[in-house]
RNA sequence: GGUUGCAACAUCCCCGUGGCUGGGUGAUGGCUUAUGAAAAUAAGCCGGCACAGCGAGUCCACUGCAACC
Repeated sequence: GGUUGCAACAUCCCCGUGGCUGGGUGAUGGCUUAUGAAAAUAAGCCGGCACAGCGAGUCCACUGCAACC
């Protein structure tokens, strides 16, 4: 260096790191619908933003461990 199998390291267990995908929560913009005299309220849809141990992944790269070559 390569292949295969893994996450030992963790304040019970599980959890290596960063992406990607898809979720969650919060606030926010737009649109639609309903109610309403209006102000407004409610519901739905779409968009970008922020937050976090997101106990999600037949994905990618990397770190580390073991065996083999």